[in-house]
Predicted 3D model of a 383-nucleotide RNA (Bacterial RNase P class A) from Humidesulfovibrio sp. It matches the Rfam family "Bacterial RNase P class A". Rfam classes the family as a ribozyme. NCBI's taxonomy places the organism under Bacteria, Thermodesulfobacteriota, Desulfovibrionales, Desulfovibrionaceae, Humidesulfovibrio.
């Protein structure tokens, strides 16, 4: 220089006009309102709504069953499916990166290909034996070819996978059938580590395939609903209580009484409309500090940062900044045509990426024009 891994940061800037949503005091107005001033006014993902947690209420969740979810070890945290550190196995020359609890619990699943795929198999081959048939013959037999029922996992073939490798013995072939080495598994024991596990050393049978993102088994967690939670204030109608009148009844009449279905009133309660608080200062941010390999956490200074309602945070110019084209200017390369490159200059263009807070938080996951900045790795070149 090339190529490629990982971590972070930022995602226009300032200025002028003209608006938008809240606040604050002040003015004008009985008040409804109005008016000028003054300060604020989205994001790294505000997004998906997928994970945990604060809040609130229902309630008192103590067990058991049932159902969800999580899963290698230590750690961090309010918490977790997040981090971080370390462990095994895989991909990669290598920076790194992905996967994680049991299929030697028991039940289930496997396309195709292929004889044969789960208590494995004989298609081709190799092997003896038996019929039947042909050649040779030294007459003992040896060869072929075809049938037959067997043996055989060492070759050939098939497939993602064929039930350990190599050597050798053995054997009619053959084969962990025997052996010696190596590979893997199980089980004892020791050493190192908190721990997943590592690395020795004994034995022990010869070899054990894959899926639990299938059902299951183990071991952990979990009560429910969600700011449309919830709490306060509270209309008009409509309707319920309670009371009065007036009515009805009863009486010949009055007063009493009984009614309260009809009509007015009067008050009480509950619910809606509508209004207020829940509401933003909080596991908070920035500096520094000390523990800690880290992820965090103590301690100390400092700062206040949208909270409105189906929703305000715009638009336009100007400069500057970024990107693209092109002209000049310099420099490399080249013999020239003629290619490259720039922290220089001058002209013209583009308006920008994903994407928009709704109770608050930690994460995940996904989107994302372009741009800074760090570690690391490999490959090539000069010194």
């Nucleotide at each position: 220089g090339g190529a490629g891994u990982u971590g972070g940061a930022c995602g226009g800037a300032c200025c002028g006009u003209c608006g938008c949503c809240g606040c604050g005091g002040c003015c004008c107005g009985c008040a409804a309102g109005g008016g000028a001033c003054g300060g604020g006014g989205a994001g790294g993902a505000a997004a998906g709504u997928c994970c945990g947690g604060g809040c609130u209420c229902c309630g008192c969740a103590g067990g058991g069953c049932a159902g969800a979810g999580c899963g290698c070890u230590g750690g961090g945290u309010a918490a977790c499916g997040c981090c971080c550190a370390g462990g095994a196995g895989g991909a990669g020359u290598g920076a790194u990166c992905c996967u994680c609890g049991g299929c030697a619990a028991g039940c289930g699943c496997a396309a195709c290909a292929g004889a044969a795929a789960g208590c494995a198999g004989a298609c081709c081959g190799c092997c003896a034996c038996g019929c039947a048939u042909c050649c040779c013959u030294u007459c003992g037999g040896g060869g072929g070819c075809g049938c037959g029922g067997g043996g055989u996992a060492a070759g050939g073939g098939u497939g993602a996978a064929a039930c350990g490798g190599u050597g050798g013995g053995g054997u009619a072939a053959g084969a962990g059938c025997c052996c010696a080495c190596c590979a893997g598994c199980g089980g004892g024991c020791g050493u190192g580590g908190c721990g997943a596990c590592a690395c020795g050393c004994c034995c022990g049978g010869c070899u054990a395939g894959g899926c639990a993102u299938g059902c299951c088994c183990c071991g952990c967690u979990c009560g429910g609903a969600g700011c449309a939670a919830g709490a306060c204030c509270a209309a008009a109608u409509a309707g319920g209580a309670a009371g009065g009148c007036a009515g009805g009844c009863u009486g010949g009449c009055c007063c009493g009484g009984c009614u309260a279905u009809u009509g007015c009133c009067u008050u009480c309660g509950g619910g809606u409309a509508g209004g207020u608080c829940g509401c933003u200062u909080g596991a908070g941010g920035u500096g520094g500090u000390c523990g800690g390999u880290a992820a965090c956490g103590g301690c100390c200074a400092u700062c206040c940062u949208a909270g409105a309602g189906g929703a305000a945070u715009g638009a336009c110019g100007g400069u500057c900044g970024c990107c693209c084209c092109u002209c000049c200017g310099u420099c490399c390369c080249g013999a020239a045509a003629g290619g490259g490159a720039c922290a220089g200059g001058g002209g013209g263009g583009g308006a920008c990426a994903c994407a928009a807070a709704a109770c608050c938080c930690g994460g995940c996951u996904u989107a994302c024009a372009g741009u800074c900045c760090g570690g690391c790795u490999c490959c090539g070149g000069c010194a």